Predicted 3D model of a 73-nucleotide RNA (transfer RNA) from Candidatus Hatepunaea meridiana. It matches the Rfam family "tRNA". From the family's description: Transfer RNA (tRNA) molecules are approximately 80 nucleotides in length. Its mean pLDDT, the model's own confidence on a scale to 100, is 80.

RNA sequence: GCCACCGUAGCUCAGUUGGUAGAGCGGGUCAUUCGUAAUGAUCAGGUCGCAGGUUCAAUCCCUGUCGGUGGCU
Numbered sequence: 001g002c003c004a005c006c007g008u009a010g011c012u013c014a015g016u017u018g019g020u021a022g023a024g025c026g027g028g029u030c031a032u033u034c035g036u037a038a039u040g041a042u043c044a045g046g047u048c049g050c051a052g053g054u055u056c057a058a059u060c061c062c063u064g065u066c067g068g069u070g071g072c073u
Stems, first nucleotide, its partner, number of pairs: 001072007010025004019056001027043005049065005
């Protein structure tokens, strides 16, 4: 230098032939217990890496760019 894949909640990851996003763990509160743990209920937490384009509408499609992983030269 070239190619491929990945980037979504604090962490690990889903998701969608385009219709404004979810789980588990973790965190807060409550219940239960003599108390803790466990368990149950509930709540909060996201500009879907960034910028631009297409579209009535983009996490999804296109382009560029940044970071990571792997491969080739």